[in-house]
About this RNA
Predicted 3D model of a 400-nucleotide RNA (Bacterial RNase P class A) from Brevundimonas sp. D3-1P. The prediction has a mean pLDDT of 75. The sequence is in RNAcentral, with records from ENA. Taxonomically the source falls in Brevundimonas (Bacteria, Pseudomonadati, Pseudomonadota, Caulobacterales). A source record names the gene rnpB.
RNA sequence: CCAGACGGCCGGGCGGUCGCGGCGGACUUCGCGUCCGUCGAGGAAAGUCCGGGCUCCACGGUGAAAAGGCGGCGGAUAACUUCCGCCCGGGGCGACCCGAGGGAUAGCGCCACAGAAAGCAAACCGCCUCCCGUUCGCGGGCGGCAAGGGUGAAAGGGUGGGGUAAGAGCCCACCGCGGACCUGGCGACAGGGACGGCAUGGCAAGCCCCGCCUGGAGCAAGACCAAAUAGGGACAUCGCGCGGGACAGGAUUCGUCCUGUUUCGCAGGGCUCACCGCCCCAGAUGUCCGGGUAGGUCGCGAGAACCGAUCAGCAAUGGUCGGUCCAGAGGAAUGAUCGUCGCCGUCUCGUGCUUCGGCAAGGGGCGGAACAAAACCCGGCUUACAGGCCGUCUGGCAUU
Numbered sequence: 001c002c003a004g005a006c007g008g009c010c011g012g013g014c015g016g017u018c019g020c021g022g023c024g025g026a027c028u029u030c031g032c033g034u035c036c037g038u039c040g041a042g043g044a045a046a047g048u049c050c051g052g053g054c055u056c057c058a059c060g061g062u063g064a065a066a067a068g069g070c071g072g073c074g075g076a077u078a079a080c081u082u083c084c085g086c087c088c089g090g091g092g093c094g095a096c097c098c099g100a101g102g103g104a105u106a107g108c109g110c111c112a113c114a115g116a117a118a119g120c121a122a123a124c125c126g127c128c129u130c131c132c133g134u135u136c137g138c139g140g141g142c143g144g145c146a147a148g149g150g151u152g153a154a155a156g157g158g159u160g161g162g163g164u165a166a167g168a169g170c171c172c173a174c175c176g177c178g179g180a181c182c183u184g185g186c187g188a189c190a191g192g193g194a195c196g197g198c199a200u201g202g203c204a205a206g207c208c209c210c211g212c213c214u215g216g217a218g219c220a221a222g223a224c225c226a227a228a229u230a231g232g233g234a235c236a237u238c239g240c241g242c243g244g245g246a247c248a249g250g251a252u253u254c255g256u257c258c259u260g261u262u263u264c265g266c267a268g269g270g271c272u273c274a275c276c277g278c279c280c281c282a283g284a285u286g287u288c289c290g291g292g293u294a295g296g297u298c299g300c301g302a303g304a305a306c307c308g309a310u311c312a313g314c315a316a317u318g319g320u321c322g323g324u325c326c327a328g329a330g331g332a333a334u335g336a337u338c339g340u341c342g343c344c345g346u347c348u349c350g351u352g353c354u355u356c357g358g359c360a361a362g363g364g365g366c367g368g369a370a371c372a373a374a375a376c377c378c379g380g381c382u383u384a385c386a387g388g389c390c391g392u393c394u395g396g397c398a399u400u
Stems, first nucleotide, its partner, number of pairs: 001396010012341007020040008042371001046382002049380005054218004067214005072086005087101001088099004102209002107207002109203003124149002126145003130141004157175006176198001177196002181192004222298004232289007241266011268280004305324008343368007351360003
C1' cells in the first nucleotide's frame, strides 16, 4: 500500500431571529395575560418478539392434563429463549464466522427428480469360470461378483496391499466406527493402548418420546374526588274536597235545619252529579342521603439510573467511593429560517510530484445531508440507517 475480520463510538458544531411544551418566579388591567429563568427524544424512541417491575382478577397445598416455548457444559442476571467463557460439528489459507447442538433398536411416517435399486437392499453398463455357436471381431446361455462406470443430497465403511477365475473385511496395515477400560477435566468432552471385522442410511424448525419452563389480563392496569340532567331512597311543608262521629252556638212548624270547632276515614282524575262498577294516573316544592356518568387528581419517573475512578473476574457482570438530576402528556411540544464553519458528491482553476495511469494539499461554482420520533417503566432480541471516526487482528505485496 492492497484485500479482509472483529469490536467500540458519532449521528453535524456555533450564533442570530421567530415560534412550541413542562416547571419555577415576578408583574398583573386577574384575561392561565406579559416578562424572566430553567429543562425538553433515540441508537434504534420502531416491530411489540421474549423476560421482569408495577396493578387488578383468579387461586388451600401438591401433582397431573391441555396449549405454547425451550434443549451441549459451566457461569452472569431481578429474570430470560438474553449475555459471557468453554466443548463439539461445519465453513474459511487466516483473523474469524455459522449451528433449533436431547432421542432415529419406543412407535408411526417421509426420502422428490434421476436411477436397475431409496430400506425385508438391488444389478443398467461392466468383470469372471464353465458350456454352446462362430465369419475368430465376437454372440448367446447356466452361474459367480459388486472392484470399476453411470444416477442421486444419500447406494450397506474409506485408502493402500495381499488374495482370487473375477471379486468381496475374505485377510492385513492405517484411518473411521462400536461397547467396555485407563488417564485428564467441575463438566460438555478430550487423549490413550488393547478388543471387535463393521452391524440397525438420513430426516424429529414431520408426528412423536424424554427433560425443563409458563395462572390470566394489561396504565384504556388500577386508586381517589366528583357536577348538570334523568333515575333510587328518606324527611318536611304546601295544596284539595267528600262522608261519619262528638261538642258548642243559633233558628225551629219540636220532626229537624244552619254555622263553627275538633276528631276519624278516604289521595286525585275520567265515564253529565252521587253510589256501585270499570278505566287512567300516582301532585307540587324544598332539604338531605346513596350509586353511576362527564370532568378532575394520582399512578407518572431518584431509577435493576447516568458519569468518573478503583477493586474482583479471561469475560458477561458485580462491589466500593465520588459526582450529577436528566422530557413527561392530554392524541401528543421538542420546530422553522438565516449566517458561518465542518462533511459528502460533482464540475472547474492553478501549483507540486510522477513509473504519464494518476496522486497530494489548496481556491472557486453547483447540489446534497440517512433511518426514524417518547406516551407506565426497565433488561434483551430483531429490523431500518446517508456519511464518518477510533482500536485490535489476519492474508498478500514492496522496502529497510